This is a predicted structure of a 1399-nucleotide RNA (small-subunit ribosomal RNA) from an uncultured prokaryote. Rfam family: Bacterial small subunit ribosomal RNA.
RNA sequence: AGUGAUUAGAGUUUGAUCAUGGCUCAGAUUGAACGCUGGCGGUAGGCUUAACACAUGCAAGUCGAACGUGAAAGCUCUUCGGAGUGAGUAGAGUGGCGGACGGGGGAGAGUAACGCGUAGGAAUCUACCUAGUAGUGGGGGAUAGCCCAGAGAAAUUUGGAUUAAUACCGCAUACGUCUACGGAGUAAAAGCGGGGGACCCUUCGGACCUCUCGCUAUUAGAUAAGCCCGCGUCAGAUUAGCUAGUUGGUGAGGUAAGAGCUCACCAAGGCAACGAUCUGUAGCUGGUCUGAGAGGAUGAUCAGCCACACUGGAACUGAGACACGGUCCAGACUCCUACGGGAGGCAGCAGUGGGGAAUAUUGCACAAUGGGCGCAAGCCUGAUGCAGCCAUGCCGCGUGUGUGAAGAAGGCUCUAGGGUCGUAAAGCACUUUAAGCAGGGAGGAAGGCUUAACGGUUAAUAUCCGUUAGGAUUGACGUUACCUGCAGAAUAAGCACCGGCUAACUCCGUGCCAGCAGCCGCGGUAAUACGGAGGGUGCAAGCGUUAAUCGGAAUUACUGGGCGUAAAGCGCGCGUAGGCGGUAUUGUAAGUGGGAUGUGAAAGCCCCGGGCUCAACCUGGGAACAGCAUUCCAAACUGCAAAACUAGAGUAUGGUAGAGGGAAGUGGAAUUUCAGGUGUAGCGGUGAAAUGCGUAGAGAUCUGAAGGAACACCAGUGGCGAAGGCGACUUCCUGGACCAAUACUGACGCUGAGGUGCGAAAGCGUGGGGAGCAAACAGGAUUAGAUACCCUGGUAGUCCACGCCGUAAACGAUGUCAACUAGCCGUUGGGGAUCUUGAGGGCUUAGUGGCGCAGCUAACGCGAUAAGUUCUCCGCCUGGGGAGUACGGCCGCAAGGCUAAAACUCAAAUGAAUUGACGGGAGCCCGCACAAGCGGUGGAGCAUGUGGUUUAAUUCGAUGCAACGCGAAGAACCUUACCUACACUUGACAUCCUUGGAAUUUAGCAGAGAUGCUUUAGUGCCUUCGGGAACCAAGUGACAGGUGCUGCAUGGCUGUCGUCAGCUCGUGUCGUGAGAUGUUGGGUUAAGUCCCGUAACGAGCGCAACCCUUGUCCUUAGUUGCCAGCGGUUCGGCCGGGAACUCUAAGGAGACUGCCGGUGACAAACCGGAGGAAGGUGGGGAUGACGUCAAGUCAUCAUGGCCCUUAUAGGCAGGGCUACACACGUGCUACAAUGGCCGGUACAAAGGGCAGCCAACCAGCAAUGGGGAGCCAAUCCCAGAAAACCGGUCGUAGUCCGGAUCGGAGUCUGCAACUCGACUCCGUGAAGUCGGAAUCGCUAGUAAUCGCAGAUCAGAACGCCGCGGCGAAUCCGUUCCCGGGCCUUGUACACACCGCCCG
Repeated sequence: AGUGAUUAGAGUUUGAUCAUGGCUCAGAUUGAACGCUGGCGGUAGGCUUAACACAUGCAAGUCGAACGUGAAAGCUCUUCGGAGUGAGUAGAGUGGCGGACGGGGGAGAGUAACGCGUAGGAAUCUACCUAGUAGUGGGGGAUAGCCCAGAGAAAUUUGGAUUAAUACCGCAUACGUCUACGGAGUAAAAGCGGGGGACCCUUCGGACCUCUCGCUAUUAGAUAAGCCCGCGUCAGAUUAGCUAGUUGGUGAGGUAAGAGCUCACCAAGGCAACGAUCUGUAGCUGGUCUGAGAGGAUGAUCAGCCACACUGGAACUGAGACACGGUCCAGACUCCUACGGGAGGCAGCAGUGGGGAAUAUUGCACAAUGGGCGCAAGCCUGAUGCAGCCAUGCCGCGUGUGUGAAGAAGGCUCUAGGGUCGUAAAGCACUUUAAGCAGGGAGGAAGGCUUAACGGUUAAUAUCCGUUAGGAUUGACGUUACCUGCAGAAUAAGCACCGGCUAACUCCGUGCCAGCAGCCGCGGUAAUACGGAGGGUGCAAGCGUUAAUCGGAAUUACUGGGCGUAAAGCGCGCGUAGGCGGUAUUGUAAGUGGGAUGUGAAAGCCCCGGGCUCAACCUGGGAACAGCAUUCCAAACUGCAAAACUAGAGUAUGGUAGAGGGAAGUGGAAUUUCAGGUGUAGCGGUGAAAUGCGUAGAGAUCUGAAGGAACACCAGUGGCGAAGGCGACUUCCUGGACCAAUACUGACGCUGAGGUGCGAAAGCGUGGGGAGCAAACAGGAUUAGAUACCCUGGUAGUCCACGCCGUAAACGAUGUCAACUAGCCGUUGGGGAUCUUGAGGGCUUAGUGGCGCAGCUAACGCGAUAAGUUCUCCGCCUGGGGAGUACGGCCGCAAGGCUAAAACUCAAAUGAAUUGACGGGAGCCCGCACAAGCGGUGGAGCAUGUGGUUUAAUUCGAUGCAACGCGAAGAACCUUACCUACACUUGACAUCCUUGGAAUUUAGCAGAGAUGCUUUAGUGCCUUCGGGAACCAAGUGACAGGUGCUGCAUGGCUGUCGUCAGCUCGUGUCGUGAGAUGUUGGGUUAAGUCCCGUAACGAGCGCAACCCUUGUCCUUAGUUGCCAGCGGUUCGGCCGGGAACUCUAAGGAGACUGCCGGUGACAAACCGGAGGAAGGUGGGGAUGACGUCAAGUCAUCAUGGCCCUUAUAGGCAGGGCUACACACGUGCUACAAUGGCCGGUACAAAGGGCAGCCAACCAGCAAUGGGGAGCCAAUCCCAGAAAACCGGUCGUAGUCCGGAUCGGAGUCUGCAACUCGACUCCGUGAAGUCGGAAUCGCUAGUAAUCGCAGAUCAGAACGCCGCGGCGAAUCCGUUCCCGGGCCUUGUACACACCGCCCG
C1' cells in the first nucleotide's frame, strides 16, 4: 500500500425567460508533423506511408581430441637440382553438431480462427542437459577429396582410376513389440584423446591398465513442442437460411499422438434469430492514453503467443521445419550471357532510390552480458555493449546577484500638468554553476593463463578435476564519470496571446477594402476583434498551430436519460418463443453468501526502502490483480423437485342494460322523375347578377305511379364495442360486459420479438344499381388574372355482392397488466338494507364526466379513468434540413405500402410560458371621427410656395399625416450663401512680436468698382517725464477665416402621437424565471376623477387646482377718462364743480354639487330644481408625463472629427434667387338681384407713432404734393370703420356681373424701379353662369360674413398675427370610415403587419 479515494464548468437559439437540444471552448495525452526560436547535461525514443524495388559491405559458423589429404610467402642451408623450417599450419573435401535457437523485421501481409486470453484435459513426442540401469562384440563393401581425361562463356558437370573414418551396410546379443504363453517376427552400438609402473606380446605405433569425452538401448526428470475442450474475443439482417466428407456409425488406412485426418459401406443427419452463412475491417494479450469510477479509445518502444519471409505450391533432411540469409516446381521482376543457358531475393544491421507532412551512421568493439562449435585455448556473433545524428518526449541546470532616483536619455501616451517602460539601464560592489583551457582520475574485470600447495580419481607422487595462494595480464566506450586549478559578467531568450469564453489596453494606419475567426462574431471614417507600435499577460529552451484519442458529454444514460405538447407509444386485438409471476411446507444446492487452496509470467501502476549531488531513470522488497478452477460450510431469497392452499384467473346457477356483430323481411316522411288535372308568365339563383328552365305551358297546386338512398323528433360530456366504428321497425343466428349468491377447478396468470386477424375514407378489379349529393369536366359570375372561393349543370364515386388495398391529426397526440394514495358534485347499469312510500335519503359495485388536496411537471397542466408512488413485459427516441427520400429487398393488378441510408449543408431547429406590437378577432369608451348641418377646396383668373424643366447661376434647407403664404416678421443694390468677370493674400475680424507714424482729412486723375497714383490740411490724450493707452501703416510667423462635409458623432431648441390619460417606483406577496400584483374587477368621471371591492399598502411624474384673461358686485383712487344733480356757456364736459355712473387699475367678494327632491349600494356620482351675474372643469389662454419617430435643424447659436489655406477665405461690379411646354399645395377675387352701382345717415375694439404719426387749410379726377398746428401720447395724430340702415337705379344678360390682360398717362419710395416695386387715372374688358372623381373646416358669441390695427419695412401683403361688428343651422345616434384609451383573445411578428414567409 491494502476501506479510503473520488465528481467544477462556460459561450451560443429569445425583446427577455425557463426547458429541450445540438454546435463550440477551457484539461490530459502522442512514435507526431509544420512555423518562429534555440545554451548545457542526463535519460528514453526515432519509416505510423510502398509486405515498394534494392547497388555495396557485413549479419552462422565451428570442430585436426572423428577422417583421408595438404600448400605458399618468409627464414636458414645449398653442390643451385634442392633440403630444412614455416607446418601437418592455411585451404578444400568426407563426417559431427549448429544453420528450426538466439536475434531482428513486417508491427503484421494473411487470419474473426481454439488465432489469442483464461481455466482445464488425455491419446503423444522431446537433440543437447540431469539421475539411474544395461551394453559398447565381430565383419564387409563403397565414396568425396586428390589424380587423369572431357563438355561449357559461365554456373556447373560427365567418365575413368585410387582411398579413410565417430560416413554406410550386414551378422551376433540385449531392451522393446505381439502372443494362442509354446513362441513369432522385427531389430543397436564407434570410437577419439591424455597418462602409464609392473606381467606378456610387439611391426615399438600398440595390445593391456587407467582416466576424460563419446556411442547404443532403456527408465525417470527437466525443458521445449504437438493435440482436445468450457468461457471470453469488431461491425453489418439493405447478408436468413447454410452444409455432401457435410453429421454420425462400422471397418480399414494414416500420424509421434485422438479424430472424416483419409478411404469403402451404411444411416440422414449437423449448424442457425442466444444470429448460422455471407460481406467489410482487424494480428491477440500483459499493457498504454483518458476517466472520480464504470467505461471509451488504443495495441509504437519492453515482454508472452501466433502468422509470414519476392508471389503461389510442394516435399526432403532432421529430435525439431514443410525451414528469412536450405532444396524443387510455377509466376512476376532484376542482373549476367559467347543467345546455347545461368544467377538473385535486406519484412537482418547500416545504406540507396521511391512514396510521404515525416523518422537517424554504408560508425567502434566482442571489454562486459548472452548464444553456436570446441576438452580447451579460442573462433564466430550488425544479438549485444557503446559512440554518432534529431529539442521527438520526460527530467534537471543556466543565461547572473546585491545596491542604485538625477525617477537620465530615448520610446509610447497625454486632459500639456503629467504618466509609463522603470531599479529597468548606466554607475558601484560581488559571485563563477554550466560552457572554455589545464591537470589529476574511479568503477564497469568476473575470468582465462601460469607457478605453488592441498583435496578427489587412480595401482600411481602421472594425467584430469576442484579449492586456496602468488605472478604477469584482458576496456570498444574514453580526451569517461568525478575532483582540482585558471580567467572573466564574461559565451547563452524566445514564442504565443491581450472583444467575451480567458489572465492581459492604449495610439496610429485602413474604411464591409485589406484582412481576422475555435464558437459567438469583428471591419461600411473615432476598430481594446484587421496591420504596425508602445505597454501588458501566460509559458519558457521552448512556444504556438495542425492532426488524433479520451474527458467535459448524464449527448447511447450498467453506474446514469427519456417518450401528453420539445425527437419518441406500433391503428387495435389474438397469440408462439422469450421475460416476469400468489400463499404455506419439506427436500435439493444451479444462482446467492462465506472460508480455504491453485492460478492470475516478468515488466508496468501503487506502497516502503536503496543507487545516480536532486529529478527523470535504475534497482530490492511488498501490496494489488476483475476473473477462472477445485473444495468445504450456510439455506434467508430466486430456481428445481414433491405434495398442499384459495385471495389471482376461470367454470357452473339466476338476473340486467345496450345504435355490439351477421342475415332476411317490413315501414313512413322527404327529394327526384314520369303520367294526368287546374292554371299563366315567369321560375331559379346571388352581395348583385348571369349561365340554366319556361308560351312546344315552366314554377305553383292536386291525384297517381316508379325508383334509389338515408332513417327527423326520441338524443343526453347517454349506451355498446379491442380499435376502426355502430342510430327506423320486426324476426332468426351470434360475441362480450355487469350484478347477486353459493358451489367447483386449483396459479391454470401477465406481457408478448417474429407470426396472424381486424382495420375510417379514398382508390383498384368483376358484376349489378344509380333518387339525392358530387372530384374531374362545361358554362356563368368575381377578379389585374381566378386553372379557386359563389352560381347553373354534371361523370366517376357514394349504394349492393365478391375480391384487393392496409393507410389517417387511425388522437386522450397519453402501450399493456397489477397494487397503493384526501375529498366534493353530476350521470348510466345492477344489488341489498331503511323510513315519514317520495320525482325520498343513505350504502355498495361496474362504467362515464366536472372540480380539487398531496405529489408530479420546463411550464401548460395531470390529479383513484394519474402525467402521483411502485412493479411486469413490449414498442420507440438521440440536433435541423437532405428524407420517411434514393438504392436493395418483401408485399400489391395498379396506385402505392413496409423496411430504410449517405453525400452535402446550417448553428441552430424546437416546447411552454412572459412583455409588447399587430389582427379585414371580441367587449367597453372617447374625439367635428362618422352622422345631422353650414360654408369651402377640386373647374376659372390671379397671388404665393413646391416639384419638374431650363440656366453660367436659377444658393441652401424642409418631403405622408407632422414639407409645400414652411426657415423668409417682407431677394431692385445690400441682404446673398449662387454665377460671370476683375483684383487681394497674416488677410474684412481676434491675440502676440518688431519698426515707423497721431488718428483723421482735402482735391485731382485712371477704372465698372474694389483699388491705384499724386496731392492738401492735421500733430491729439495721460504721465512719477522713464514712458504708457487707443488708433493707423509696413514686416515676420504663430494664426485668422470657411453659410465647406457629417443632424447617422453631438449639445441646445422644435415638431408629432397628444392636453391622449396615461407612465413608473419602494416595501410586501405570487411565480424556478422573464414577469405578475398594485394599475385588474363593479360603478362613475373630461380625467389612473372619485367611491366600493380587493395581497396588497403607500408614493412619484402626469390629470385637476394654484397663474393670466373674460363675465357680476364691492372697496380704494379720480387725470388726459366720466357727467346724474347744481350753476355758467361761444352749445364742444367747453368752464365752474361733482366722485354718483361709465371707464381706468390695484385689492377683495363670489361657485363649493354648498341647499332641496329623485336615482344609486346607506358610496362616489348622476338627473331635476331653487337661489344667483355666473352651475356643475362658467368661456378662453398659458401649461405638453415616461417615451416614439437614428423625425427636423452643423445655414440661428455652440461643438467632436474630417477637409480648404495666393483659396472652399476676403473684396468689388454686373447677373441670378423673379426663368416656364407642365404638375401639385395654400390663398384672394368672382361667376351675381340676400346682388352691383349712385347718393345719404349710424355704431367699434385693439393697437402704433420723433430719422415718427402728421391735423386744419390749399392744389390735383386721383395716387399725391404744398403746408405747418399738435403729440414722447386715456390729452395730439394714424382714423373716413365696413357690412348694417334709408332712398334711387339695373331685371337675368357673359350683363351697369366679373375683373384678368394689354395700351397710354402719372404719383411715391429709393444712389438706382430695364431685368424686377407699390399705387393712381383714362381706355381695353379674358376666363368664369357655382365646378368630375375626390376632399377640408366648424358644436356658440362658434361657423359664415364685414371691416380695422400691428410686426417686418426706404419702398414693396391676397400672407402672418391681433381686434372688434353682424351673427346662424344641426347633433337621431355610435352600424360604418379615421385616430386614440382600457380589458380580453390568436400569433410562426420583436427592425414588431411597411412584419414574417411560400413557389